[in-house]
């Protein structure tokens, strides 16, 4: 640059992820309907349903120039006023043409019915148009009319006379036609066409204004139509066989014409899986609607064409018909009737009813266009043109422009003295007037006939004159006034553009899909806002597309749905090389058709446009002829490489028949021998003293073959295994004699085809369905045992499936490697082997391929051919039909419903009655609880007026509570208050409390008294009152939250950047070899580094130094005392509290690369983290708290606020947790004595003296504390007593008496003394803490607190053990890997019976019904035959067909039904637990039987099974 002008997708499967796959939405269209709305105008369009019924009116008549006339009406003349006659015209009638065309509607047809080519040498054609030739002469009748009759009518009957372009006869006959006979020519083929001569029948009308209009015959021609053929044209095969005029011939009849179209004879064809027949649907077409396109779907309006005309049947007339407004009959329906008979046919335009979701006026004119009849004039024309309804659609135009911010008022919205928002939007200046209204003006469409005149010179040709306008006074122009006359639907949770409030509370609605709604709903309903489109919007339906989701363009089948169980083979589908020859496919060119409209492009026309017109293109298709011959295809002749024979070698559990053989096993017989055996997880059942297992011996039964032996090896597949024999079949190498494509696949077909199963004789060891029994168990119709029939086997028949798998059709060709194994050939060889070539058969892999997983010359690479199969899950491999089969069943194989999904591989957790390794007082070894018993405290419970709330496994239950006599108090009962019990802030006022009476149970309520402080003089401070703004509330929500807190867990983890891998989700790092208390740390590695955890930094402690010495200490030294660090001093020591040191595997030995381990090392106070605390990653449990607090919504507001009195939180059949004191002598009582520490204190501790048996109680030093005080520590020792019992144990319980604190111990305090003196004598099942200063055991302390229910808690310190082999097992943890159908992650997910409701559907005695065939009966009206009969006919009478009636068997196909099967769907209905992890008997196929029910079992099979070992294979060294 030519060319081309065309192509988007989202949502939803899952924790994420690809994938497959379905559903689903955005987009076009419509004769459309339905809701809300509604301002003009153009253009087009309107029964899709009952081809259901029809009132009325119109929808086909015309000619007097064909006739005989004269009913009516005009003019004119006569009149006897009864009426005549003339003209004009014409009802009725003969005749003529026209009614067969225009309009309507799709019922029927699946068909030469349409479309599209062709043919007729097998045809017709009225009116038109050319040509040719004619039109002579006669005749009988008939209707009107007229008389007379019948009938209700409709409609007829007689009888008399009449006309013609009506009808008949004769004459003529150029062509036509028939029939013989000859000639020429011509075609595909029957045959045609020309021509000679000859015989046969056969014609006519007139009217006229004289211009003409007709009329016969023939030839052509136009147009119209008949027929015939080739392709094309819808589902079903659960329709597979179908035909008797059926196929075809001969001859005849009929037709306009071919033809079984009919007939008679003959022959038996004819047609079909390339779908005959049969059944369902359906007018077809040009086109329209969609789509890039191919295709899909449709077939309104226009246009061709066909059918039909109330159901059905039939023919006459005619040029046409078997006739929409024509006839004749049968049948249904309607209507008239005088009951005897009649009449009719909107699917023609208007309209009724009636169906329906629905679809218009009984309207105008023949003016225009066309039709018919006529010389014309003209008549008719619901054909058409107009108008009239309807937003039904397409297409245009308006509902105003500009300026205006105090951003007005109102609404809404919010964090609310204010903000935002509707919004320049209104008001309000200006300005314009399309439309609507009003007034004037006002079309185009008309051409041209009759006539007249001319001119031409026959064409009624041309030219001027020449009446005529439904639509309409419409279109359009002008003008005036005036912003006036004019905007609505839908949606706003995502796809999809567009958000807040408020009500509601899984209700009430919504929803194309996925979903939303259980108190904060952008998703119901409303409003405010916005958004989309707009005289519309929307919803519903239907069809295309989006769907490459039926894939010809342009899919797939190993695991997602999809490969037939395997072979052989028919039809077909492809098919090696090479030469001719052909030209059928294919290809280029010409010619005809392919109607118009309609669609694309250009132009033009209506102001634009929708609409209309013109040109062109274009119709991609059929015929036909003319080339082309590379490739297919068709002939013919060659060739050898595919394929196959031969030869000649060699391989196997290949297959068939029969012979034989040794182990076992089990029975027999016989022997030995003796109490058991057998069987299990234990067990029993079985067996055995009538001698059993056991063990010899001998005999006999069936069945299966050890060792070799193997991922071996044969075989089409199923399968084949002891050896030997015969039979038989096949592969493979090698050579290259031989044929010469003979080849490949293979629907239908045939044949084989594992166990199981039938069938009929057999055979029966062993095994083993069913059955028994015995066990397990809640149950066990199962797993386990004991036993045990069919079966297993073996002949001959039948089935015909399997997870018949490589879940992978055959076949031929390509296209890197490596490394085994089998069974053949070669070359070489040191004979060990070494290569090299076919052919099977494994593994690992490049490319390359999938969605991965994986497959990779034995493809799931990359190409060609052919078969078979898929198209969401479920229902359902079922139903119904059909085939086969003895049965069982197997094949073929639906649909109603109903779900958004069903699935594939693959990630990442979680689980696992999987594996691996690892750790925790996890178990184990131990010591002491707990569970019993009394008591004390918390819980359920239960009761109460109320027993306030919360916490509920672990991780609530001596918790919130670290103090409930009132307060506390949140619950109860009663008595008040109401801006309030508390605080800010403004305003007054200066009091107010207080004190005292009274009333009351108190809060309150009166009443009386009483009368501030501080100041910088502004005012504060406290109190009151007042008002207003903020109230108040332990009312709900911890599932609307902040903060805090448990627990997993101090468990070693928990992630990120950047590379890198993978479509991805994600891995990798973080695994892996060590190692560690640790993801600590080391090596190693597509990974490199960071970061929250670990550790260490901090605090106690242990061990030391230094500094510092008071209230601590006190070695020396001194003073004082009955004694005492009391005092002087003094720092050495103990302490006391700042600061150092100090442990780091740092040194040794020994493993070990390293890292680190490992020692009774050394050194050291401590040794491998010394010991303890504080510290709690990412996160999980919607995990706990709206009642510490705090905070959103929500609710109360004379109460759910708030104040008081009294009660209750303490109750007491009953259950648990937690816990205290015991049951005693390792103890209990008395006595006697020793030694901490951590802490507390003024409204406090309170020495000490005194009273009191004590609790105390009085008085009271010191002490704000290393100084005083609590303060005695106790277990410990010493020393008497008890001496084994319900006790000198043990204290619950009650009685009395009392102390204290407080306003007050009644409910309902603590302590004291006296006196009572229960239960309980080591605790079932089960369970809890503890591994060293730990358990046990012992007292002190301190918070709270007037005081106390504290035996709780939170801390000190005394005495002080025992075990731990070990990691099988039980709970929890962690890390790696495996399985999975879980992900709300095993408390998980699932399966079937039963019972309930709701749909749809299978079966079924029976009942209603529909098409359609057969067979017999009966048979109108017609045509056609024959009889009769005529001047010719009919009536008439017989046959044939046949519409419709009727009978009958039988098939098909609907409908409903009594009882029935099963299936599907449904928040919380039973029963098991089957599957999914080794799912607790690995699961599944296929088959048999068995069972409430998943389901068990036997039999073969199959991995689409964990898991341990072993074997082989392959990689690596």
């Nucleotide at each position: 640059a030519c060319g081309a002008u065309g192509g988007a997708g989202a949502g939803u499967u899952u924790g994420a992820u690809c994938c497959u796959g379905g559903c689903u939405c955005a987009g076009g269209a419509c004769g459309a309907a339905c809701g809300c709305u509604a301002g003009c105008g153009g253009c087009a369009g309107g029964c899709c349903u009952a081809a259901u019924a029809c009132a009325u009116g119109c929808a086909a008549g015309u000619c007097g120039a064909a006739c005989g006339g004269u009913a009516a009406g005009g003019u004119c003349u006569c009149u006897u006023c009864g009426g005549a006659g003339a003209c004009u015209a014409c009802g009725a009638g003969u005749g003529g043409c026209g009614c067969a065309c225009g309009g309507g509607u799709g019922c029927g047809u699946a068909a030469c019915g349409c479309g599209u080519a062709u043919g007729c040498a097998a045809u017709c054609u009225a009116c038109c148009c050319u040509c040719c030739g004619g039109u002579g002469g006669g005749g009988a009748a008939u209707a009107g009319c007229c008389a007379g009759u019948g009938g209700a009518a409709a409609c007829g009957c007689u009888g008399a006379a009449u006309a013609a372009u009506a009808c008949c006869c004769c004459g003529u006959a150029c062509g036509a036609u028939u029939c013989a006979u000859g000639a020429a020519u011509c075609g595909c083929a029957u045959g045609g066409u020309u021509u000679a001569u000859g015989a046969a029948a056969g014609a006519a009308a007139g009217c006229u204004u004289u211009g003409g209009c007709g009329u016969c015959g023939g030839a052509g021609g136009a147009u119209g139509a008949g027929c015939a053929u080739g392709c094309g044209u819808c589902c079903c095969a659960u329709u597979a066989g179908c035909u008797a005029g059926a196929u075809g011939g001969c001859g005849a009849g009929g037709u306009a014409a071919c033809g079984g179209c009919u007939c008679a004879c003959c022959a038996u064809g004819g047609c079909g899986a390339u779908g005959a027949u049969g059944g369902g649907u359906a007018g077809c077409u040009g086109g329209u609607c969609u789509g890039a396109g191919a295709g899909g779907a449709u077939g309104a309006u226009c246009a061709g064409c066909c059918a039909c005309a109330c159901g059905g049947g039939c023919a006459c007339u005619g040029a046409g018909a078997c006739a929409c407004g024509g006839g004749c009959c049968c049948g249904a329906c309607u209507c008239c009737u005088a009951c005897g008979g009649g009449a009719g046919g909107c699917a023609g335009c208007a309209g009724u009813a009636a169906g329906g979701a629905a679809u218009a006026u009984u309207g105008g004119u023949c003016a225009a266009u066309g039709g018919g009849g006529g010389c014309a004039a003209c008549c008719c024309u619901g054909a058409a043109c107009c108008a009239g309804c309807c937003a039904u659609g397409c297409c245009g135009c308006g509902u105003g422009c500009a300026g205006g911010a105090a951003g007005a008022a109102g609404g809404c919205c919010c964090u609310c003295u204010g903000g935002g928002u509707c919004g320049u939007a209104a008001a309000c200046u200006g300005c314009u007037u399309u439309u609507a209204u009003c007034a004037g003006g006002g079309a185009a469409u008309a051409a041209u006939a009759a006539u007249a005149u001319g001119c031409u010179a026959u064409a009624g040709g041309c030219a001027u004159a020449g009446a005529u306008g439904u639509a309409g006074g419409u279109a359009c122009c002008u003008g005036a006034a005036g912003a006036a006359u004019a905007a609505g639907c839908a949606c706003c949770g995502g796809c999809u553009a567009a958000c807040u409030a408020c009500g509601u509370g899984c209700c009430a609605g919504c929803a194309g899909c996925c979903g939303c709604g259980g108190u904060a709903a952008u998703a119901c309903g409303u409003a405010g806002g916005g958004u989309g489109c707009a005289a519309g919007c929307g919803u519903u339906g239907u069809c295309c597309g989006g769907a490459u989701u039926u894939a010809u363009u342009g899919g797939g089948u190993u695991u997602a749905a999809a490969g037939g169980g395997u072979g052989c083979g028919u039809a077909g589908g492809c098919g090696g090389u090479u030469u001719g020859u052909u030209a059928a496919g294919u290809u280029a060119g010409u010619g005809g058709u392919g109607a118009a409209a309609a669609c694309g492009u250009c132009c033009c026309g209506c102001u634009c446009a929708a609409c209309g017109g013109g040109a062109u293109a274009c119709c991609c298709g059929c015929c036909a002829u003319u080339g082309a011959u590379a490739c297919u295809g068709a002939c013919a002749g060659g060739c050898u490489u595919g394929a196959g024979u031969a030869u000649g070698u060699u391989c196997g559990a290949g297959g068939a028949a029969g012979u034989u053989g040794g182990a076992a096993u089990g029975c027999g017989u016989g022997g030995u021998g003796u109490a058991g055996c057998g069987g299990u997880g234990a067990a029993a059942u079985g067996c055995a003293u009538a001698g059993a297992u056991a063990u010899c011996a001998c005999g006999c039964a069936g069945a299966a073959c050890g060792c070799c032996g193997a991922u071996u090896g044969c075989g089409a597949a199923g399968g084949c295994a002891g050896a030997c024999u015969u039979c038989u079949a096949g592969g493979a190498c090698a050579c290259a004699a031989c044929u010469g494509a003979c080849g490949c696949u293979g629907a239908u077909g045939c044949a084989c085809g594992a166990a199981a199963g039938c069938g009929u004789g057999g055979g029966g060891a062993g095994c083993g369905a069913a059955c028994a029994g015995g066990a397990u168990u809640a149950g066990a119709u199962a797993c386990c045992c004991u036993g045990g029939u069919a079966g297993u086997c073996c002949a001959c028949g039948c089935u015909g499936u399997a997870a018949a798998c490589g879940a992978u059709g055959g076949u031929c060709a390509c296209u890197a490697g490596g490394u085994g194994c089998u069974c053949g050939g070669g070359a070489c060889u040191u004979c060990g082997g070494u290569u090299u070539u076919g052919a099977g058969u494994g593994c690992c892999c490049a490319a390359g391929c999938g969605a991965a997983a994986g497959c990779g010359a034995u493809a799931a690479g990359u190409g060609a051919c052919c078969c078979a199969c898929c198209u969401g899950g479920g229902g359902a491999g079922u139903a119904c039909g059909g085939u086969c089969g003895c049965a069982a069943g197997a094949c073929u194989g639906a649909a109603a419903c109903u779900c958004a999904a069903a699935g594939g591989a693959a990630u990442u957790g979680a689980c696992g009655g999987g594996g691996g390794c690892c750790c925790g007082c996890a178990c184990a070894a131990g010591c002491g609880g707990u569970g019993g018993a009394g008591c004390a405290u918390g819980u359920g419970g239960u009761u109460u007026a109320a027993u306030u709330c919360g916490a509920u496994g672990a991780u609530a239950c001596g918790c919130g509570a670290g103090g409930a006599a009132c307060c506390u108090u949140a619950c109860c009962u009663g008595g008040g208050c109401u801006a309030g019990a508390a605080u800010g802030c403004c305003u007054c006022u200066g009091a107010c409390c207080g004190c005292c009476g009274c009333c009351g149970a108190a809060a309150g309520g009166u009443g009386g008294u009483u009368u501030u402080c501080c100041u910088u003089c502004g005012g504060g401070a406290c109190a009151g009152a007042g008002u207003g703004c903020a109230a108040g509330g332990u009312g709900c929500u911890g599932c609307a939250u902040g903060g805090u807190u448990g627990u997993c867990g101090u468990c070693a983890g928990c992630u990120c950047g950047u590379g890198c891998c993978g479509u991805g989700a994600g891995g990798u790092g973080u695994u892996g070899g060590g190692u560690u208390a640790a993801g600590u740390c080391c090596c190693g590695c597509a990974a490199c580094g960071a970061g929250c955890g670990c550790a260490a930094c901090c605090c106690c402690u242990a061990u030391u130094c230094u500094u510092a010495g008071u209230u601590g200490c006190c070695a020396g030294c001194a003073c004082a005392u009955a004694a005492u660090g009391g005092u002087g001093g003094g720092g050495a020591c103990u302490c006391u509290a700042a600061g150092g040191a100090g442990a780091c595997u740092g040194c040794c030995u020994c493993c070990g690369c390293a890292a680190g381990g490992a020692g009774u090392g050394a050194g050291g106070a401590a040794g491998g983290c010394g010991g303890g605390g504080a510290u709690g990653a990412c996160g999980u449990c919607a995990a706990a708290u709206c009642a510490u607090c705090a905070u959103g919504g929500c609710c109360c507001u004379u109460a759910c606020g708030c104040c008081c009195a009294g009660g209750g939180c303490g109750a007491c059949a009953c259950a648990c947790g937690u816990g205290c004191u015991a049951c005693a002598a390792u103890g209990g009582a008395c006595g006697g004595u020793a030694c901490a520490g951590c802490g507390a204190g003024u409204a406090g501790c309170g020495a000490g003296c005194c009273u009191g048996c004590g609790a105390a109680g009085g008085u009271g030093a010191g002490c704000c504390a290393a100084u005083c005080u609590c303060u005695a520590a106790a277990a410990g020792c010493c020393g008497u007593u008890c001496u084994c019992a319900g006790u000198u144990c043990g204290g619950a319980u009650u009685g009395g008496a009392g102390u204290c604190u407080g306003c007050a111990a009644c409910u309902c305090g603590a302590c004291u003394c006296c006196a009572u003196g229960a239960a309980g004598u080591u605790g079932g099942a089960a369970u809890c803490g503890c591994u060293a200063g730990u358990a046990a055991u012992c007292g002190c302390g301190g918070a709270u607190c007037a005081g106390c229910c504290a035996u709780g808690c939170c801390g000190c310190g005394g005495u002080g053990a025992a075990u731990a082999c070990g990691u099988u097992c039980c709970c929890g943890g962690g890390c790696c890997u495996u399985g999975u159908a879980c992900a709300c992650a095993c408390c998980g997910c699932c399966c079937g019976u039963c019972a309930a409701g709701c749909c749809a559907u299978g079966g079924a005695a029976g009942c209603c019904g529909g098409g359609g065939g057969c067979a017999c009966c009966u048979g109108a009206a017609g045509u056609c035959g024959g009889g009769g009969g005529u001047a010719a006919a009919a009536g008439c009478c017989c046959g044939c067909c046949u519409a419709g009636g009727g009978u009958g068997a039988a098939a098909c196909u609907g409908g409903u039904a009594a009882c029935u099967g099963g299936g599907g769907c449904u928040a919380a209905g039973u029963c098991g637990u089957a599957a999914c992890a080794a799912g607790g008997u690995a699961g599944c196929c296929g088959u048999a039987c068995c069972g409430g029910a998943a389901g068990g079992u036997g039999c073969g099979g199959c991995u689409g099974g964990a898991u341990u070992a072993c074997c082989u294979c392959c990689u690596u060294u």
Source information: A computed fold for a 1517-nucleotide RNA from a Bacteroidia bacterium, annotated as small-subunit ribosomal RNA. Its Rfam family is "Bacterial small subunit ribosomal RNA". Its family is annotated with structural constituent of ribosome and ribosome in the Gene Ontology. Its mean pLDDT, the model's own confidence on a scale to 100, is 84.